[in-house]
RNA sequence: GCGGGAGUAGCUCAGAGGUAGAGCAUUACCUUGCCAAGGUAAGGGUCGAGGGUUCAAUUCCCUUCUCCCGCUCCA
Numbered sequence: 001g002c003g004g005g006a007g008u009a010g011c012u013c014a015g016a017g018g019u020a021g022a023g024c025a026u027u028a029c030c031u032u033g034c035c036a037a038g039g040u041a042a043g044g045g046u047c048g049a050g051g052g053u054u055c056a057a058u059u060c061c062c063u064u065c066u067c068c069c070g071c072u073c074c075a
Base pairs, nucleotide, nucleotide: 001071002070003069004068005067006066007065010024011023012022013021018055026042027041028040029039030038048064049063050062051061052060
């Protein structure tokens, strides 16, 4: 330099045009004589960044940043 993959809640990940979810974790309550386990509910997100297309973008297109893998050339 070229190609591919990943980036979404505190963590691990799903979602691939109709406005964002799960599990774990956290908090409150219920259950229990207490703890653990279990149950119910709540809080928490400018979907890595910028731009474009669209009535509408996490999703499609372009650029860019970080990380991982592979390939090539030079020294």

This is a predicted structure of a 75-nucleotide RNA (transfer RNA) from a Pseudomonadota bacterium. It matches the Rfam family "tRNA". The source organism's lineage runs through Bacteria, Pseudomonadati and Pseudomonadota.